[in-house]
Molecule: transfer RNA
Organism: Pseudomonadota bacterium
RNA sequence: GCCGGCGUAGCUCAAAGGGUAGAGCAGAUGAUUCGUAAUCAUCAGGUCGCCAGUUCAAAUCUGGCCGCCGGCU
Repeated sequence: GCCGGCGUAGCUCAAAGGGUAGAGCAGAUGAUUCGUAAUCAUCAGGUCGCCAGUUCAAAUCUGGCCGCCGGCU
């Protein structure tokens, strides 16, 4: 330098062909217990890597850039 894949909650990952962003773990509160753990219930947590474009509407489609991983030279 060229090609491909990935980037979503603190972590691991979902979300077929565009239509209000979710789960598990972790966290907070409460219940239970003499108390802790475990269990159960509730809650909080996101500019979907960044910038543009298309569209009534973009995590999703298109382009550019950044980062990570792999291959080729």